[in-house]
RNA sequence: UCUUGGUCCCCUAGCGGCGAUAUGCUGUGAACUCCGCCAGGCCCGGAAGGGAGCAACGGUAACAGCGGUUUCGGGCGCUUAGGUGUGGCUGGGUGGG
Numbered sequence: 001u002c003u004u005g006g007u008c009c010c011c012u013a014g015c016g017g018c019g020a021u022a023u024g025c026u027g028u029g030a031a032c033u034c035c036g037c038c039a040g041g042c043c044c045g046g047a048a049g050g051g052a053g054c055a056a057c058g059g060u061a062a063c064a065g066c067g068g069u070u071u072c073g074g075g076c077g078c079u080u081a082g083g084u085g086u087g088g089c090u091g092g093g094u095g096g097g
Base pairs, nucleotide, nucleotide: 002093003092004091005090006089007088008087009085010083011082012081013080014078015077016076018073019072020071024066025065026064027063028062034059035058036057042051043050044049
């Protein structure tokens, strides 16, 4: 000089874990000022019927909890796999001085 390894640093990916989080599930749930459906009663009508509509019922907004299948994050980790570099440290080999 050339070549070939190990390890640390830098970057990427992967996996794990941590934090947050979507769908979902459970509970509560707007006393009139959410939706639907409206018993009774009320109103109109000679009648048939119609109307408005409280409670109840069903659902929704919202709140709390569960959960983490989705997504995101980073001075978390790794006997994971690569990349980059005139990088740090450390081995082997060839040739020359």